[in-house]
This is a predicted structure of a 539-nucleotide part of an RNA (small-subunit ribosomal RNA, 5' domain) from a Myxococcota bacterium. Its mean pLDDT, the model's own confidence on a scale to 100, is 85. RNAcentral holds the full RNA, with entries from ENA and SILVA. Lineage of the source: Bacteria > Pseudomonadati > Myxococcota.
Context: one part of a larger RNA
RNA sequence: GAGCGAACGUUGGCGGCGCGCCUAACACAUGCAAGUCGAGCGCGAAAGGACUUCGGUCCGAGUAGAGUGGCGCACGGGUGAGUAACACGUGAGUAAUCUGCCCUUGAGAUUGGGAUAACAUGCCGAAAGGCGUGCUAAUACCGAAUGAGACCACGUCCUCUUCGGAGGAUGUGAGAAAAGAUGGGGACCCGAGAGGGCCUAUCACUUGAGGAUGAGCUCGCGGCCUAUCAGCUAGUUGGCGGGGUAAGAGCCCACCAAGGCGAAGACGGGUAGCUGGUCUGAGAGGAUGAUCAGCCACACUGGAACUGAGACACGGUCAGACUUCUACGGAAGGCAGCAGUGGGGAAUUUUGCGCAAUGGGCGAAAGCCUGACGCAGCGACGCCGCGUGUGCGAUGAAGGCCUUUGGGUCGUAAAGCACUGUCGAUCGGGACGAAAUCUCAGUUGAUAACACCAGCUGAGUUUGACGGUACCGGUAAAGGAAGCACCGGCUAACUCUGUGCCAGCAGCCGCGGUAAUACAGAGGGUGCAAACGUUGCUC
Numbered sequence: 001g002a003g004c005g006a007a008c009g010u011u012g013g014c015g016g017c018g019c020g021c022c023u024a025a026c027a028c029a030u031g032c033a034a035g036u037c038g039a040g041c042g043c044g045a046a047a048g049g050a051c052u053u054c055g056g057u058c059c060g061a062g063u064a065g066a067g068u069g070g071c072g073c074a075c076g077g078g079u080g081a082g083u084a085a086c087a088c089g090u091g092a093g094u095a096a097u098c099u100g101c102c103c104u105u106g107a108g109a110u111u112g113g114g115a116u117a118a119c120a121u122g123c124c125g126a127a128a129g130g131c132g133u134g135c136u137a138a139u140a141c142c143g144a145a146u147g148a149g150a151c152c153a154c155g156u157c158c159u160c161u162u163c164g165g166a167g168g169a170u171g172u173g174a175g176a177a178a179a180g181a182u183g184g185g186g187a188c189c190c191g192a193g194a195g196g197g198c199c200u201a202u203c204a205c206u207u208g209a210g211g212a213u214g215a216g217c218u219c220g221c222g223g224c225c226u227a228u229c230a231g232c233u234a235g236u237u238g239g240c241g242g243g244g245u246a247a248g249a250g251c252c253c254a255c256c257a258a259g260g261c262g263a264a265g266a267c268g269g270g271u272a273g274c275u276g277g278u279c280u281g282a283g284a285g286g287a288u289g290a291u292c293a294g295c296c297a298c299a300c301u302g303g304a305a306c307u308g309a310g311a312c313a314c315g316g317u318c319a320g321a322c323u324u325c326u327a328c329g330g331a332a333g334g335c336a337g338c339a340g341u342g343g344g345g346a347a348u349u350u351u352g353c354g355c356a357a358u359g360g361g362c363g364a365a366a367g368c369c370u371g372a373c374g375c376a377g378c379g380a381c382g383c384c385g386c387g388u389g390u391g392c393g394a395u396g397a398a399g400g401c402c403u404u405u406g407g408g409u410c411g412u413a414a415a416g417c418a419c420u421g422u423c424g425a426u427c428g429g430g431a432c433g434a435a436a437u438c439u440c441a442g443u444u445g446a447u448a449a450c451a452c453c454a455g456c457u458g459a460g461u462u463u464g465a466c467g468g469u470a471c472c473g474g475u476a477a478a479g480g481a482a483g484c485a486c487c488g489g490c491u492a493a494c495u496c497u498g499u500g501c502c503a504g505c506a507g508c509c510g511c512g513g514u515a516a517u518a519c520a521g522a523g524g525g526u527g528c529a530a531a532c533g534u535u536g537c538u539c
Stems, first nucleotide, its partner, number of pairs: 001539004006535005013386006019379002021344001026342003030339003035071003040068002043065001048059004078298003088222007097215002102211007110144004119134006152173009180203006188197003224270003231261003236258004241253003273295004277288004300320003304317001322333004350376001352375003358372001359370004389419004399410004423480001425475005433466001438460008483528005488509003494523005504511002
C1' cells in the first nucleotide's frame, strides 16, 4: 500500500446491488418446511335448504373424509463434526457394472383364483395404540397359458485379440410376463333398458433393443506439519476352491505358501472437508477455501438392515443418553430446513408477504403442495452513485484568534441581492416483469366415418406477492441533510494559553523537569468524507 463474512469509538441525508453465528455439530417453546392422484379401487357423511301424509323423501353430494393402491418422499434445503482418504482435482479404464421417470424402436397384453383394509360389531388401554369376529373392491396379491429377442447350459461357424478372452451368426434344451382407465362412435352382435361387446383416440401395463441422464467400481499423477514417531503388518501379501454383489477383488470363508510396506518417509502423532476460485504480489510465490458453483461427508449418539430404479435414508424403522406426558402399566420427541428462543461470544437479521414469475412433486387436465424460490423488513457490513446548493457580493462588517498595536487572519466566508430545484416532504398519474392456462372458431393429421384427441392460426377471457413500488408530472421552500482523524520527523498541515519528568502522549525515533509547533484547550491549517479513525488477521 492492498484486502476482510469483521469488531470497537465518534458521527450519520438518500438510493442501487450484494452480504449478514467465523464462537457451542450447545440445548430448543411455537408455527410452517412433502405431498399428490376420484381419469386405479371399494366405502361414504354433516351443517344447511326444499317438500312432507310428520314416517320420511330430495338437494347438499358420490362432495368433505378416512382407507386401499400408484408415483414422489434418495430431489430440493442445511451444516463442516468426522475424514490425510481414490475424500478431492485431473487424466484414463470398466473385456467387471446398474440406471425409475424421459426419447427412438420391436413384440405383447390370454385365462382363472383367494384374500384384506376401509366398514359393521365385540373387547383391551389414561393415552399412544391394539386384538377378535363378519362383509367387500382394485392398475393390490397369487396361479395357469403364450413368449421372439435377451439371460443360462451344451454344441457348430466367423471376426477381433493384450492369447486371458470378447463380439457376431446359428442349433437344441430349461425356467420366467402383463392391468386396466377415460373420451368418442356409423354399421354389426348381446341386452327390456341402462349398458356392454366391437372399432377408435389418449394415458397407463408387460417383455426386449438402442439412446440419454444419473450412479457404482478400478488405476496413473497432484496438493498439510512432524523423524523429539523407524520400523510396520496375521486376512496381513499371494495362490487354489467356494460364497457374495448390479459388478472385479481377502469383500467374506476353508485350505496352501510366507509373503507385503518402508528414509522417494511406511507405521504413529497433530491439524484439516477438497476444488473452481478469493486476497496479495511486477511475477515467481505466499495466504485462504464466507457468499456463488462442482464433488464429498454428516443429520441427538451408536449400530444395522428393511423398502425401493436409487438410501443403509435430516423431517423412516431399532438401541442408548437427554427432554416432555402419564391413571406408573406405558408412551412421545430430535431446527447442522425457514423464522424464532436461551446460552456462548468482540460479533451476525423478521416467529414478515406470495406461489405472480422460475424450478420441483403428483395429476389427462383444471389444479393442489413447495420457508426451493421470488420479494419485503433490519444492519453504513461492503462496493458504487447522488446530495447537503449556484452566481454576484469589501465598509474586507460584527465577533473570535494572533499581534511588533501599525496591523494580520478566519474571509467572498457571512450578511445582502439574484437564481436553481437533484434527494427528502407533499399532491396527482402510474408500469415492465404475463407468457401461458381456459373457452370459441378455422385448418392439418389420424379414422370406414363423425366425434374425441394432437399440432398450427385467429378471437375472447382470467392471473402480480413485490406495490400504488419503480418511473413521470405538479407544488412549496435554501429551506430538512457534515463529520472524523491528524498538524515534531517519517508525513500534507503552526501559533497562543494552561501544565511543569506532574498530568499525559507514543507505530518507530522519542516528547513533558517554566516560553512544549510532540501533553490538554483554543484559533488556524492539512487529509479523507457519509463516513473517519482504532484493533485484529492475510499478502